Small-subunit ribosomal RNA, 3' major domain from a metagenome, 483 nucleotides, folded computationally. The RNAcentral record of the full RNA draws on SILVA.
[in-house]
Context: one part of a larger RNA
RNA sequence: UGACGGGGGCCCGCACAAGCGGAGGAGCAUGUGGCUCAAUUCGAUGCAACGCGAAGAACCUUACCAGGGCUUGACAUGUAGCUGCAAGCCCCGUGAAAGCGGGGAAUCCUUCGAGGGUGCUACACAGGUGCUGCAUGGCUGUCGUCAGUUCGUGCCGUGAGGUGUUGGGUUAAGUCCCGCAACGAACGCAACCCCUAUGUUUAGUUGCCACCGCGGGUGAUGAGCCCGCGAGCACUCUGGACAGACUGCCCGUACAAGCGGGAGGAAGGUGGGGAUGACGUCAAGUCAGUAUGGCCCUUAUGCCCUGGGCUGCACACGUGCUACAAUGGCCGGUACAAUGGGAAGCAAUACCGCGAGGUGGAGCAAAUCCACAAAACUGGCCCCAGUUCAGAUUGGAGUCUGCAACUCGACUCCAUGAAGUCGGAUUCGCUAGUAACGGCGUAUCAGCUACGGCGCCGUGAAUACGUUCCCGGGCCUUGUACA
Numbered sequence: 001u002g003a004c005g006g007g008g009g010c011c012c013g014c015a016c017a018a019g020c021g022g023a024g025g026a027g028c029a030u031g032u033g034g035c036u037c038a039a040u041u042c043g044a045u046g047c048a049a050c051g052c053g054a055a056g057a058a059c060c061u062u063a064c065c066a067g068g069g070c071u072u073g074a075c076a077u078g079u080a081g082c083u084g085c086a087a088g089c090c091c092c093g094u095g096a097a098a099g100c101g102g103g104g105a106a107u108c109c110u111u112c113g114a115g116g117g118u119g120c121u122a123c124a125c126a127g128g129u130g131c132u133g134c135a136u137g138g139c140u141g142u143c144g145u146c147a148g149u150u151c152g153u154g155c156c157g158u159g160a161g162g163u164g165u166u167g168g169g170u171u172a173a174g175u176c177c178c179g180c181a182a183c184g185a186a187c188g189c190a191a192c193c194c195c196u197a198u199g200u201u202u203a204g205u206u207g208c209c210a211c212c213g214c215g216g217g218u219g220a221u222g223a224g225c226c227c228g229c230g231a232g233c234a235c236u237c238u239g240g241a242c243a244g245a246c247u248g249c250c251c252g253u254a255c256a257a258g259c260g261g262g263a264g265g266a267a268g269g270u271g272g273g274g275a276u277g278a279c280g281u282c283a284a285g286u287c288a289g290u291a292u293g294g295c296c297c298u299u300a301u302g303c304c305c306u307g308g309g310c311u312g313c314a315c316a317c318g319u320g321c322u323a324c325a326a327u328g329g330c331c332g333g334u335a336c337a338a339u340g341g342g343a344a345g346c347a348a349u350a351c352c353g354c355g356a357g358g359u360g361g362a363g364c365a366a367a368u369c370c371a372c373a374a375a376a377c378u379g380g381c382c383c384c385a386g387u388u389c390a391g392a393u394u395g396g397a398g399u400c401u402g403c404a405a406c407u408c409g410a411c412u413c414c415a416u417g418a419a420g421u422c423g424g425a426u427u428c429g430c431u432a433g434u435a436a437c438g439g440c441g442u443a444u445c446a447g448c449u450a451c452g453g454c455g456c457c458g459u460g461a462a463u464a465c466g467u468u469c470c471c472g473g474g475c476c477u478u479g480u481a482c483a
Stems, first nucleotide, its partner, number of pairs: 001483002003480003007477007015467002019430005026322008034313002042053002064308007073125001077124006089104006108116003127297002130295003136291001138286003141282001143280001148187006154163003167178003193274004198243007207233002212230007246268001249262005324423001328382006341370002345364002350359003389420001394415007436459007
């Protein structure tokens, strides 16, 4: 100087407490361990591995296994020789395919120097998801969006080092103020950036429809209502520019910084959310994303193909979904979104089918066309039961994608109707448009194991006395036989 303490002081955080909803019990989905296997490819392993790499394992992917094949190779560059055929196409045999063997038709461009392109042979070489993340770059996680980490000069100390950065207040903050042998500065904090909440202005199509005009429908030829067109840009909305919030104003308090209350305001003291992650720690993670040193393989540890496996099941754990019902289930009626996506695509009206879906194709490269929001509200049935709860499992019949759904796809219909009556010890999330509940969109993608990920909107709470205790962290101080 640090680290540590079941030492002390001060302070913070959904850390505890106060609440709400879960997990741990059941079924299923998914990941992992284990076991099994010819193979069940590899990596990730306390927090910070385990719906993780994987934003899509039937073939492919694919790295694994079995079998069949290739050897300058699936791919790159160069040299030498040969061929004169473009590459390629067609046929036959063998074969699971890859491959191997045979035959046929046609036969390249040119500045005519031979060159270019292609194929074959030979050689340099290619290739390796083989090993080492404890040889590395780069990127990432974590402490932690915690408030810290340092430097120059000066001063103090023999020196390691100290001071500054400590102290008194204050803050979300090493934020700011005051004091001080320190005075300044840098990386962090904050602000500058994006979204959102209010207003003004500008623009008005594909958006909007208040006023006005016209036509149609229903009323009675009226009023009203509905539909369409015109006209219009008022409103909504869209997207550009600006305004607005700064403790600016008032009161109290304080030396100051600030704090408490209030006014005005759409918004008030960082308005809400995001992006942004200091010096460093964990020889943390990644050689399988790519790059890369070293080592290793070279008729194989490279490459191609068929089939299998990654989906295997006595079991154990993590993360989720669905439930156990009446704040519910079923049937009917009826409202209200936003984000996004669409051409080898999204697909309306119509017809067929109980349905998944099929036929067909208007419109749309889209503020124009396409895609039922659901919970909610309302009417009826059920009457507390393993049920009109729950839906696993299984049998049958189908649809769709795709060479191909046996291993091993999703979905539909009929039948079947399991466990489950709220879950031990323990444990997790969340402080407001949050939790909880409800649906919708989308990347990957032929299809899909999505109940996952990332977003969007709708409905919309409870509680926080407080900091004694548990966990993590910051500052000061103290002890130490630790470094």